The part of an RNA shown here (small-subunit ribosomal RNA, central domain) has 350 nucleotides and comes from an uncultured bacterium. RNAcentral holds the full RNA, with entries from ENA, Greengenes and SILVA. Its Rfam family is "Bacterial small subunit ribosomal RNA". Gene Ontology terms of the family: structural constituent of ribosome and ribosome.

Context: one part of a larger RNA
Formats: sequence, structure tokens, C1' cells
RNA sequence: CUGGGCGUAAAGAGCGCGUAGGCGGGAAUUUAAGUCAGGAGUGAAAACUGCCGGCUCAACUGGCAGCCUGCUCUUGAAACUGGAUUUCUUGAGGGUAUGAGAGGAAAGCGGAAUUCCUAGUGUAGCGGUGAAAUGCGUAGAUAUUAGGAGGAACACCAGUGGCGAAGGCGGCUUUCUGGCAUACAACUGACGCUGAGGCGCGAAAGCGUGGGGAGCAAACGGGAUUAGAUACCCCGGUAGUCCACGCCGUAAACGAUGGGUACUAGGUGUAGGAGGUAUCGACCCCUUCUGUGCCGUAGUUAACACAAUAAGUACCCCGCCUGGGGAGUACGGCCGCAAGGUUGAAACUC
Repeated sequence: CUGGGCGUAAAGAGCGCGUAGGCGGGAAUUUAAGUCAGGAGUGAAAACUGCCGGCUCAACUGGCAGCCUGCUCUUGAAACUGGAUUUCUUGAGGGUAUGAGAGGAAAGCGGAAUUCCUAGUGUAGCGGUGAAAUGCGUAGAUAUUAGGAGGAACACCAGUGGCGAAGGCGGCUUUCUGGCAUACAACUGACGCUGAGGCGCGAAAGCGUGGGGAGCAAACGGGAUUAGAUACCCCGGUAGUCCACGCCGUAAACGAUGGGUACUAGGUGUAGGAGGUAUCGACCCCUUCUGUGCCGUAGUUAACACAAUAAGUACCCCGCCUGGGGAGUACGGCCGCAAGGUUGAAACUC
């Protein structure tokens, strides 16, 4: 524990779906729960505050008034909030027509390269480094030509380009499938926003079972370097990296910036769409919507900076912070096969 805050000082949950709850567009009628006004009852006394008194004063104490901020009943008011009914279309949904995209899942296919195998040519070196050595090679290596095997990743295109809620997504084709944008405005008529719990998704590493294994490469072995070298460099090399299914549930999961709505100068690039002008047509030019960058006015900020993609001006909902260390530790709970995750202190100390 009022409050003040959360880009970098402590603080936005990794991200979504959604339950309860909180909050919620325009108009009309009604109700009277909230709200407001009047009245009544009650709100013990003492205490407290004001005034007046009693002890010579004061403390102490007596009287009167206030206070007791509340509750109940009753009579009214009807602007606002709530309830009920009717209605509207701008929020939301939805229809039709276009459009872009590495959005997701599965199957198939392709070429370059590395490695290995076989065969040919060919001969003494190759490789590696700062320099070397370990290593490979006369049992014919390296180089080169042809054929084959296998796994993994997809050069150029490629772009502060695109898509996705985030994690993330990049060769080509097919199938299935999610989302988004634009134009028109037929249709529904507030159906909305947020979201405690809950549920789902969630890089890499790691774990389980079974496959696979080309390259790379923790651990490990060796060679160097060094005073040493449990490293950096070199030669090897196993888990792993890949696939299927199941776990794990964490990251500087970052824009270190929760989501939604509305409003608030401009300029300039870029991606996707629509309209107009012009034109034979396309380009150019103008307007507009959506995304993504840069610059910048007002404003904000401790400054840095942010600035219509706000960190500006406001409202709604959620999460979180409250000095440093101890400590994201201990204990307990829950979850996990484990690793561990999540929730999360205190003593003590400065």
C1' cells in the first nucleotide's frame, strides 16, 4: 500500500485463444437499483472540538452545543450510470469482386558443392600455419577425367522487400489449409474491447524410443604456442546437428516499449491495392487505403531520444515495480523421465 511509476534507472507476462469479471456507440420511451434533495428513527456513555462553569491556577472535572462522517424507513427529482422495451448504422461481423505474400502441413522432383567408392591418366609429394608439426602419400596420395553412393543445405534473384500472434518462414511443382489488403456497398444490427484463472503455440540446447549420418562439430586424442595453456591456431573426432513420434517450456523469446479506441504540422523513400488526369496503350503526374523505413513541428523526456508504427493528448482492461546484497537462493506446493522449470521468502548485512 494514499500514491507514483514500468524504452535505457526497479518494473510489459515469449506469444495467442478465451472463461469469470471490469469497461463499452447514436436516438426515443419507461423504471428508480446507484445518484441527488426533504422528512423521520437510530447512531449508549465516556472520549474529541467550541462555549460557559467548579477546585486559588493547571492537570482534573461539571453543563450545553457540535461531532458520531454511518445505517434503516419514507416522500420526491430523473441529468448521468444501471435495468426493461423499441429503434439506428458509423463500431464489429458478413456478402460479392479483385490482389500480394520465404504464412502453415504433406508428398514428389531438381541442380551446384563437400565427402566416400570404382575405374582411367599421372608421379612425389599433399595438406596446414605467423612459422611449424601432428596428419595423408610409392600398398600410388594431392591434381585431373568418367561412372556410382549418400546425407544435408538451397548460390544468383534478395531488397531497413514480403508473410506470420510470437517463436519463426527462402530451390521447384502439386494437394490440403490459416490470415491479410483494396473496391463496392446487398445483409445482421453493438453482436464490441480487455482478460484473473484455464487452454494452446513456443528458437537453440537437452531428454526418451526408433531410424539416419555427407559436411560441421561440444566432449575427447594428438600437434603447436606459452612461464604454464585444462584456451585462442592446426590434424583428427564422438554425442549432436537431420527424420518420425513423445517430452522439455526456457532465451539480450528485444522495439529491452502489453492490448484496444479516438485525436494531434509536415517532408521523403519503399511494398501491395483502388480511383482520377493524360494516352492508341504503357509510363509519368495527382488523390486515397493498408504495411514498412528515414527526417522533423508542437508536445513529452533526467538526458539520450520519441514524435500519426508516440515515449504526445485522453479513456478502458490486464500484467508488473517499490533500496543494494543475501537470491531468482532455501523451504513447501505444482509440473518434468531427468536436466530442471514455475511459484518464491527470511535471518543477516550495507